This is a predicted structure of a 108-nucleotide RNA (Guanidine-I riboswitch aptamer) from Pseudooceanicola algae. Its Rfam family is "Guanidine-I riboswitch aptamer". Its family is annotated with regulation of gene expression in the Gene Ontology. From the family's description: This family represents a conserved RNA structure found upstream of the ykkC and yxkD genes in Bacillus subtilis and related genes in other bacteria. On this family, see Barrick et al., Proc Natl Acad Sci U S A 2004: "New RNA motifs suggest an expanded scope for riboswitches in bacterial genetic control". Lineage of the source: Bacteria > Alphaproteobacteria > Rhodobacterales > Paracoccaceae > Pseudooceanicola. The prediction has a mean pLDDT of 84. RNAcentral holds the sequence, with entries from Rfam.
RNA sequence: GGGCAGGGUGCUUAGGGUUCCGUUCGCGCAAGCGAAGCCUGGUCCGAGAAGCGCCGCCUUUCCGGCAAAAUCCGGUCAGGUACACGGCGGGGCAAAAUCCCGGGAGGU
Repeated sequence: GGGCAGGGUGCUUAGGGUUCCGUUCGCGCAAGCGAAGCCUGGUCCGAGAAGCGCCGCCUUUCCGGCAAAAUCCGGUCAGGUACACGGCGGGGCAAAAUCCCGGGAGGU
């Protein structure tokens, strides 16, 4: 300097805005209309570096399969799945975001 790998997914949380609901304010007899997300909230979006679970992968005990054996096939108990600072800018949904670009650029 280069390559490979650092897995997938569900529920939730931090967080996010404002399509819908609600709330507040204004108009209106009313139905309703308008404005506000520096409106607590419900719906909604939602983490590589957040939590829990399931699957996958690796190791291993045990069981079964084949005349027998196996590094093969299937199952079971248990364990492991580390580390991780991070812009600007762009994308999309109604809009925004720790979502996606992105374990990116950059840094150590």